The prediction has a mean pLDDT of 87. A computed fold for a 679-nucleotide part of an RNA from Megasphaera elsdenii, annotated as large-subunit ribosomal RNA, domain II. The RNAcentral record of the full RNA draws on ENA.
[in-house]
Context: one part of a larger RNA
RNA sequence: ACCGGCGAGUUACUUCAGCUAGCGAGGUUAAGCGGAAAACGCGGAGCCGCAGCGAAAGCGAGUCUGAACAGGGCGUAUAGUUAGUUGGAGUAGACCCGAAACCACAGUGAUCUACCCAUGUCCAGGUUGAAGCACAGGUAAAAAUGUGUGGAGGACCGAACCAGUGAGCGUUGAAAAGCUUUUGGAUGAGAUGUGGGUAGGGGUGAAAUGCCAAUCGAACGUGGAGAUAGCUGGUUCUCCCCGAAAUAGCUUUAGGGCUAGCCUCAUGGCGAGAGUACAGGCGGUAGAGCACUGAACGGGGUAGGGGCCUAUCCGGCUACUGAACCUAAUCAAACUGCGAAUGGCUGUACUUAUCCAUGGGAGUCAGACUGUGAGUAAUAAGGCCCAUAGUCAAGAGGGAAACAGCCCAGACCAACAGCUAAGGUCCCCAAUGCCGUACUAAGUGGCGAAGGAUGUGGAAUUUCGAAAACAACCAGGAUGUUGGCUCAGAAGCAGCCACCAUUAAAAGAGUGCGUAAUAGCUCACUGGUCGAGAGACUCUGCGCCGAAAAUGUCCGGGGCUAAAGUACGGAACCGAAGCUUUGGCAAUUGACGUUAGUCAAUUGGGUAGGGGAGCGUUCCUGCAUGGGAGAAGCCUGACCGGAAGGACAGGUGGACAGGCAGGAAGAGAGAAUGCCGGU
Repeated sequence: ACCGGCGAGUUACUUCAGCUAGCGAGGUUAAGCGGAAAACGCGGAGCCGCAGCGAAAGCGAGUCUGAACAGGGCGUAUAGUUAGUUGGAGUAGACCCGAAACCACAGUGAUCUACCCAUGUCCAGGUUGAAGCACAGGUAAAAAUGUGUGGAGGACCGAACCAGUGAGCGUUGAAAAGCUUUUGGAUGAGAUGUGGGUAGGGGUGAAAUGCCAAUCGAACGUGGAGAUAGCUGGUUCUCCCCGAAAUAGCUUUAGGGCUAGCCUCAUGGCGAGAGUACAGGCGGUAGAGCACUGAACGGGGUAGGGGCCUAUCCGGCUACUGAACCUAAUCAAACUGCGAAUGGCUGUACUUAUCCAUGGGAGUCAGACUGUGAGUAAUAAGGCCCAUAGUCAAGAGGGAAACAGCCCAGACCAACAGCUAAGGUCCCCAAUGCCGUACUAAGUGGCGAAGGAUGUGGAAUUUCGAAAACAACCAGGAUGUUGGCUCAGAAGCAGCCACCAUUAAAAGAGUGCGUAAUAGCUCACUGGUCGAGAGACUCUGCGCCGAAAAUGUCCGGGGCUAAAGUACGGAACCGAAGCUUUGGCAAUUGACGUUAGUCAAUUGGGUAGGGGAGCGUUCCUGCAUGGGAGAAGCCUGACCGGAAGGACAGGUGGACAGGCAGGAAGAGAGAAUGCCGGU
């Protein structure tokens, strides 16, 4: 891991509600007794009901409050009770499994280990050379000194022995702590044998919360004990009807609860409910506005302030500032002299079919995204928090390449029938390489901004132009004059001022380059050649640049250019579990029918959950049966039923078995890191 077996809402009592049955203003016994008996009989104590109100005395269809014959509260119109059964609740382990822990015991443990006690044992070899002593020498005598001797030490090196420093290996190991190498101690606070002692709210501890039998922030065993678990996991056959919630309030409450909301079932009320239209009235949002409350831009302008003059006061001036006020133009969730749409209330009509009350049973209190309106955040988030609508949750199908929450559309079953939705129609891939008019050249389409650009299409305005424009080419572009000033110089062209006049077809006291300053080139302006458009600006369609990422490019791919791209208009087709057609099943409602049923309409996605109807297993009772001429079980098979399931035939097997009507449950297995067994 698989297979097989086992494996979870039970039982007792009390209580509430439904259903069934008995009796009924009554219903019923309990213990106990008789009895073979749970039968049946006796047993009326007790319990519930038949009357309530009041704290009570008490009164009573009333009573309490009260001064009240007031008002008000609770009552008065009769249906109950006993048993069974079903669904809940309570008390019990109470659907099952699961703690970490707590407590008890004259409970078991010091064969491991900690410390202690008693008594034994062990420590190769080598090194160093303390005290003391002897001698020498020395002294007044000593000390100190030297040489020997001597053999001290938690002394040195290093085996046994004890330890366990670093590394490697080992890591389902050879081993639940080892192996190899290296290392520390090795006469000591040394190591070790045997016997004994200390016990869990405790011991022992050269102290690490260490150790106390592979267990230690409190050993192990047994018991309280099925501790408790607002937590996790699991909870076993089928079909039919309906079908949620993820919200509010309170909560030592926030992943738990209680009540309400939303679901279901029964009974009753009955037409209250929902939608649309119209009529009446409600409101202060969007928008708008600036009288109010505030904010705020420009101008005018006064008081006031600043500065200057004068200061003995009065004063004067002001290219400064400046409330109020006037004027032009603005802003506001906590501004409103205005004000919608939507909304909500009442009434009427129409269309629909809900709605309300009481009682039984729930589940839900983690929500998610999308559109819209706000807040918060950074006008960030697949962010957080409200409102509103939808979808998912609990919803399959088609589309969006793939894709809970987007678009279309709500799956009772069947069909090798049809029509459509969203979305599509060159191939992958069902369906037009459809028709018409344009655009795009960027593979734009098939990410992207500010900004930039003689890309290209459309529209409008305006200027110049056959009295010849624009571009190009040819020619002129002069004179007073080098204008004046300044300056070393300043001559059109460093700078300042002025910017006249003449000749002219035209030519600036000069547009740019240039020179030290001149010179030189050029422009404006004019003539000629040429011969028809040229320039400026605005709006707009589609494109271009802006545009950098890590394995190979990538519109889903191939591939596409008068498209298979884009815009507008049109025709056809494809396309879903939508709709239709045909057949079938079920439920609800209505009509008809004595019943059986028939017909019609509507309905039949579904998690938590409520309700209903069934299948099967084991045993019991009754009835009728099958079986050695072969029961159950097992194997095979193309049978029946809407499902759970049920037959039949053959083989195997070798002794019991099912059917019908009831009853009772150890009553259905795939999951619980389930338990046991097998492989």